[in-house]
RNA sequence: GGGCCCAUAGCUCAAUUGGUUAGAGCCACCGGCUCAUAACCGGUUGGUUCCAGGUUCGAGUCCUGGUGGGCCCA
Numbered sequence: 001g002g003g004c005c006c007a008u009a010g011c012u013c014a015a016u017u018g019g020u021u022a023g024a025g026c027c028a029c030c031g032g033c034u035c036a037u038a039a040c041c042g043g044u045u046g047g048u049u050c051c052a053g054g055u056u057c058g059a060g061u062c063c064u065g066g067u068g069g070g071c072c073c074a
Base pairs, nucleotide, nucleotide: 001073002072003071004070005069006068007067010026011025012024013023019057028044029043030042031041032040050066051065052064053063054062
């Protein structure tokens, strides 16, 4: 210098070839159970989907640029 992949909740990850509420597990908090703790069960909080634009009636998803990380070639 060239190519490819990834970025979504505090953490690990889903999200059906663009479609009407962005979810799961863990963590935290509250409650149940227990003499009590753990385990177990139920519930709740938590999101500028990396950033900025574009396309579209509609974008986490498509396009362009940028940032960060990883891999390959030279």